[in-house]
RNA sequence: GCGCUUGUAGCUCAACGGUUAGAGCAGGGGACUCAUAAUCCCUUGGUUGUGGGUUCGAAUCCCGCCGGGCGCACCA
Numbered sequence: 001g002c003g004c005u006u007g008u009a010g011c012u013c014a015a016c017g018g019u020u021a022g023a024g025c026a027g028g029g030g031a032c033u034c035a036u037a038a039u040c041c042c043u044u045g046g047u048u049g050u051g052g053g054u055u056c057g058a059a060u061c062c063c064g065c066c067g068g069g070c071g072c073a074c075c076a
Base pairs, nucleotide, nucleotide: 001072002071003070004069005068006067007066010025011024012023013022018056027043028042029041030040031039049065050064051063052062053061
């Protein structure tokens, strides 16, 4: 450089183009306990990488850019 793939909460991941983007873990608060752990309850947390496009409607489809991964090529 070319091709493929990927980017969603702090982390790991869901979400058929259609109601208000969710779950586990983590964080905060509480219950329980003499206390801690474990367990249980409540709860905070989102520019769906970014800029456009298509559509009545986009995390989802299309294009550019940026980052990650894999393969191929190049390596004077």
Model confidence (mean pLDDT): 82 of 100. The RNA shown here (transfer RNA) has 76 nucleotides and comes from a Verrucomicrobiales bacterium. Rfam family: tRNA. From the family's description: Transfer RNA (tRNA) molecules are approximately 80 nucleotides in length. Rfam 15.1 lists 5,335,975 matches to the family in 14,413 species. Rfam classes the family as a transfer RNA.